[in-house]
Context: one part of a larger RNA
C1' cells in the first nucleotide's frame, strides 16, 4: 500500500447493487416451512333447486354444488439449513465396471384373459385422565391373492463369433415367471367400437446414482515401530454389484525413514485476497461434492433413505399427568433467552422462475420473487453556481506600520440535481383457461379427443413504486484525522519530567512547531480514524 462476513470512537443527506451469529453443532415460547389427487374406492355430512303435503311453524321425497375423515396412488430421499465429525478414494483431476442399479421421461415390440377372499371407514360394545387401544358385525377399489397366456427375461444344453484374465455377444431347441377385466369422454344395432390418462412385460435411450483405481493438496520424529479379520487362499452367506463385506477352515502374512502408527488441527473444490510473477494466505456470500439433523445405535417402507419437520431402542434435557402412563427435538423462515466486540422483520405474495400432486381448473410451496432494518461493503450523486475589495465586522498574530482568515462573507444575478407538494404512471405477462376461426393427426364416424396457428376476454406481491411533468424554495444536508523526523501541514497561550503524548526514533524538569486549548494550515470526505487478521 492492498484486502475484510469485521468491531470500536466521532460524525452522518440520497440512490443503485450486494452483504449481514465468524462466538454456544447452546436451549428454545409462538406461527408458518409438504402436500396433492373425488377422472382409483366405499362411506359420513350437505347448500341451491324441483315435486307433494301443510295446522303456514314446517314436514316428506328427489336432488346433488360443496365439505370431511378413511382405504388407495404419487410425492415426502427434491428443495432449504449447518460444518459438529472427517487427514478419508471425503474432495479435485484423469480413468475403469466383461462387477452394478435407475421411479417419473423418451423410442421400439408385445399384451391387458378367467376367477377369489379380505379389510379400514361405518355400526354396536368395552378399556383409558390422556395419548390411544381391544372386540363384534357390514362393505369397495387402480388395495391384496390364485390361475391362464408369453418372450429377446431367469435356469441349464448345442453351434458360431469376439476379447484385457475372470469372460462377452448372436442363433437353435427344453423348465419357470406378468397385468388395472381400471377411470373419464363420445358413438352404439347394447354385442361392442373408439379417444385420452393410467397399467404389464422385454429391449434400448436419457438422467441420476453405486463401486474400484492412478495422481494431488497439513503440522509434529521432543510420535518409530504398527497390525488378529490382521494379510492371502478355499468354500459358503450377503449385496443392485466386486470385495475379509460377513462366517467356517487353512496358510503366516500385511504396512513402515519414499515417514507406517500415534497425537494435534481441518469439511474439500471452483474460487477469493495479495503479489510483476513464482509464491503466500483464505475457503463468508454464489456454484459443485461430502458429512450431519438433541446424543448413540438400529432397521422398516421404497426406484431411491438407514431418512432434518418418519419409525423403534437407549441416554441427557424440557413439558403434561388422575402417578398407571404419555409428548417433544428451529444446524428450515421469522423470532426469544444465553454467549459475545459483533450480525436484521415473529413483514408481503405465489404476479414471475422453479418444484410436488392433479386430465384440467387448481391446491401446496418461509424454495423463490419482493419489501423492512444496518454507511457493513462497492459504485454514483448532492450539500449550490457566477459576479463580488471600501480587502467590511469579528477572531488570531504583530516589530503596532501591519499581516492573515479572505472572494471567504454580505450584496447582486442565476440554477433546481436532491428535497417538499400536486398530476400522470410503467416494463416485468409468457402462459393456463373460456369462446370463435383455420390446419393436421387418431378414428368406421359429418361423435369425440389430441396437436399447432390466429383473434378476443382474463392474471402484478413489489406499488401508485420506478419514471415523467408542473409549482415552491439556496431554502433542509460536513465531518473526521493530522501538522518534531519518517510524512503534506506553524504560530500564540496554558502547563512545568506534572498533566499528558507515542507506530519507531522519542517529546515534557519556565519561552514545548511533539502535552492541552485557540487561530492558521495539510489530508481524506458521507465518511474519517483506531484495533484485529492476511499478503
Nucleotide at each position: 500500500g492492498g484486502a475484510u462476513g469485521a468491531a470500536c470512537g466521532c460524525u452522518g443527506g440520497c440512490g443503485g447493487c450486494g452483504u449481514g451469529c465468524c462466538u454456544a453443532a447452546u436451549a428454545c415460547a409462538u406461527g408458518c416451512a409438504a402436500g396433492u389427487c373425488g377422472u382409483g374406492c366405499g362411506g359420513g355430512g350437505g347448500a341451491a333447486g324441483a315435486u307433494c303435503c301443510u295446522u303456514c311453524g314446517g314436514g316428506a321425497u328427489c336432488g346433488g354444488a360443496c365439505c370431511c375423515a378413511g382405504c388407495g396412488g404419487c410425492g415426502a430421499a427434491c428443495g432449504g439449513g449447518u460444518g459438529a465429525g472427517u487427514a478419508a478414494c471425503a474432495c479435485g483431476u484423469g480413468g475403469g465396471c466383461a462387477a452394478c442399479c435407475u421411479g417419473c421421461c423418451c423410442g421400439c415390440a408385445a399384451g391387458a384373459c378367467g376367477g377369489g377372499g379380505a379389510u379400514a371407514a361405518c355400526u354396536c360394545c368395552g378399556g383409558g385422565a390422556a395419548a390411544c387401544c381391544g372386540g363384534u358385525g357390514c362393505u369397495a377399489a387402480u388395495a391384496c391373492c390364485c390361475g391362464a397366456u408369453a418372450a429377446u427375461c431367469c435356469c441349464g444344453g448345442c453351434u458360431c463369433c469376439c476379447g484385457c484374465a475372470u469372460g462377452g455377444g448372436a442363433g437353435c431347441g427344453g423348465g419357470g415367471u406378468g397385468a388395472a377385466a381400471g377411470g373419464c369422454g363420445g358413438c352404439u344395432u347394447c354385442g361392442g367400437c373408439u379417444g385420452u390418462c393410467a397399467c404389464u412385460u422385454g429391449c434400448g435411450g436419457a438422467u441420476g446414482g453405486g463401486c474400484c483405481c492412478g495422481c494431488g493438496g497439513c503440522g509434529c520424529a521432543u510420535u518409530a515401530g504398527c497390525u488378529g479379520g490382521u494379510u492371502g487362499g478355499u468354500g459358503a452367506g450377503g449385496u443392485a454389484a466386486c470385495g475379509g463385506c460377513u462366517c467356517a477352515c487353512c496358510a503366516a502374512g500385511g504396512c513402515g525413514a519414499c515417514g507406517a502408527u500415534g497425537c494435534g488441527u481441518a469439511g474439500c473444490c471452483g474460487a477469493c485476497c495479495u503479489g510483476a510473477g513464482a509464491g503466500g494466505g483464505u475457503g463468508a456470500u454464489c456454484g459443485g461434492c461430502c458429512a450431519c439433523a438433541c446424543u448413540g445405535g438400529g432397521a422398516c417402507u421404497g426406484a431411491g433413505a438407514c431418512a432434518c419437520g418418519g419409525c423403534c431402542c437407549a441416554g441427557a434435557c424440557u413439558c403434561c399427568u388422575a402417578c398407571g402412563g404419555g409428548a417433544g427435538g428451529c444446524a428450515g423462515c421469522a423470532g426469544u433467552a444465553g454467549g459475545g466486540a459483533a450480525u436484521u422483520u415473529u413483514c408481503c405474495g405465489c404476479a414471475a422462475u422453479g418444484g410436488g400432486c392433479g386430465c384440467a381448473a387448481g391446491c401446496c410451496u418461509g424454495a423463490c420473487g419482493g419489501a423492512g432494518c444496518a454507511a457493513c461493503g462497492c459504485c454514483g450523486c448532492g450539500u449550490g453556481a457566477g459576479u463580488g475589495a471600501g480587502g467590511a465586522c469579528g477572531g488570531c498574530c504583530u516589530u503596532c506600520g501591519g499581516g492573515u482568515u479572505g472572494u471567504a462573507a454580505a450584496a447582486c444575478u442565476c440554477u433546481g440535481u436532491u428535497c417538499u407538494u400536486g398530476a400522470g404512471g410503467a416494463a416485468g405477462a409468457a402462459c393456463c383457461c373460456u369462446u370463435c376461426c383455420g390446419a393436421g393427426g387418431c378414428g368406421a364416424a359429418c361423435a369425440g379427443c389430441c396437436u399447432c396457428g390466429g383473434a378476443a376476454g382474463u392474471u402484478g406481491a413489489c406499488g401508485g413504486u420506478a419514471c415523467u411533468c408542473a409549482a415552491g424554495g439556496a431554502g433542509a444536508a460536513a465531518g473526521c484525522c493530522c501538522c518534531g523526523g519518517c510524512u503534506a501541514a506553524c504560530u500564540a497561550c496554558g502547563u512545568g519530567c506534572c498533566a499528558g503524548c507515542a507506530g519507531c526514533c522519542g517529546c515534557g524538569g519556565u519561552a514545548a512547531u511533539a502535552c492541552g486549548u485557540a487561530g492558521g494550515g495539510g489530508g481524506c470526505g458521507a465518511g474519517c480514524g483506531u484495533u484485529a487478521u492476511c499478503c
This is a predicted structure of a 535-nucleotide part of an RNA (small-subunit ribosomal RNA, 5' domain) from Thermoactinomyces daqus. Taxonomically the source falls in Thermoactinomyces (Bacteria, Bacillati, Bacilli, Caryophanales). It matches the Rfam family "Bacterial small subunit ribosomal RNA".